[in-house]
RNA sequence: CUCAUCCAGAGGGGUUGAGGGAACGGCCCGAUGACACCCCGGCAACCGGCGACCACUGCGGUCGAUCACGGUGCCAAUUCCGACCCGCGUGGCGCGGGGAAGAUGAG
Numbered sequence: 001c002u003c004a005u006c007c008a009g010a011g012g013g014g015u016u017g018a019g020g021g022a023a024c025g026g027c028c029c030g031a032u033g034a035c036a037c038c039c040c041g042g043c044a045a046c047c048g049g050c051g052a053c054c055a056c057u058g059c060g061g062u063c064g065a066u067c068a069c070g071g072u073g074c075c076a077a078u079u080c081c082g083a084c085c086c087g088c089g090u091g092g093c094g095c096g097g098g099g100a101a102g103a104u105g106a107g
Stems, first nucleotide, its partner, number of pairs: 001107006011040005019029003024082003041075003046071002048067002050064005079101001084098006
């Protein structure tokens, strides 16, 4: 940089000791110990395995109410919500769609 996904799911212990939830605004978590690290456990099914089908010189592709040994990832809140644009309804807001940014995987 490209593509796919992001309203589902899954926590105990130990060490430590004041911050953390990316960034801004909100809102929230946190001395009943957060965050981080370690151990164990778990979730999920992107890669992977298996099966079926398609294609085939070769590389491969699609589907699965299939597996979870392996490579990642994840285990507060929809990516916690919003921020920019559009639509609908509306007194300062609600709902829906899109975008931006981000996360994860594969290349």

The prediction has a mean pLDDT of 81. Predicted 3D model of a 107-nucleotide RNA (SAM riboswitch aptamer (S box leader)) from uncultured Pseudonocardia sp. The model forms 97% of the base pairs in the Rfam consensus. Taxonomically the source falls in Pseudonocardia (Bacteria, Bacillati, Pseudonocardiales, Pseudonocardiaceae). RNAcentral holds the sequence, with entries from MGnify.